Overview
This is a predicted structure of a 164-nucleotide RNA (Lysine riboswitch aptamer) from a chicken gut metagenome.
[in-house]
RNA sequence: AGAUAGAGGUUGCAUGUUUCAAGAGUAGGCAGACGGAUGCGCCAGACGCAGGGGAAGGCUGCCGAAAGGGGAAGAUGCCGAAAGGAGCGGAUUUCUGGGACCGGCUUCUUGGGCAUAAGGUGAAGAACCUUAUGACUGUCAUCGCAAGAUGGAGAGCUAUCUGA
Numbered sequence: 001a002g003a004u005a006g007a008g009g010u011u012g013c014a015u016g017u018u019u020c021a022a023g024a025g026u027a028g029g030c031a032g033a034c035g036g037a038u039g040c041g042c043c044a045g046a047c048g049c050a051g052g053g054g055a056a057g058g059c060u061g062c063c064g065a066a067a068g069g070g071g072a073a074g075a076u077g078c079c080g081a082a083a084g085g086a087g088c089g090g091a092u093u094u095c096u097g098g099g100a101c102c103g104g105c106u107u108c109u110u111g112g113g114c115a116u117a118a119g120g121u122g123a124a125g126a127a128c129c130u131u132a133u134g135a136c137u138g139u140c141a142u143c144g145c146a147a148g149a150u151g152g153a154g155a156g157c158u159a160u161c162u163g164a
Base pairs, nucleotide, nucleotide: 001162002161003160004159005158006157009079012078013077014076015075017073018072019071020070028063029062030061031060032059034057038050039049040048041047042098043097044096045095046094082110083109084108085107086106087105088104090102092100093099111137112136114134115133116132117131118130119129120128121127139152140151141150142149143148
């Protein structure tokens, strides 16, 4: 230097399946009366659709979801597992610009989980993401008789084999 195999945890990481709660008596649909000219397509413009054969709006009655996210069980793939930032393309959303969402390439950051605070997403006191702080934990290095202390980062660490 290369190859192979491993460890961190029973709350390691990610994906799918089944089920449950929540979303929510919400969005939406139908009918009625009031109302009296606007409303809808994520936002703006354009364009299109609906509208005095009655728009928006709330009220009454009947019907009534879903997605993302979450809990549990089990399965699969794994240990930069994975997550996030930036740049460049592609696809969807009526067209243009923006936004949102999906995915690809390049590059940067993060050892891991937890708690707290702030910001963001979200229906949400759930959960996720980022930043900061805190102790815990695994690993290596240094110091130390020891207990332990300090510091580093996964392109790391351990083991085996091969080559120089």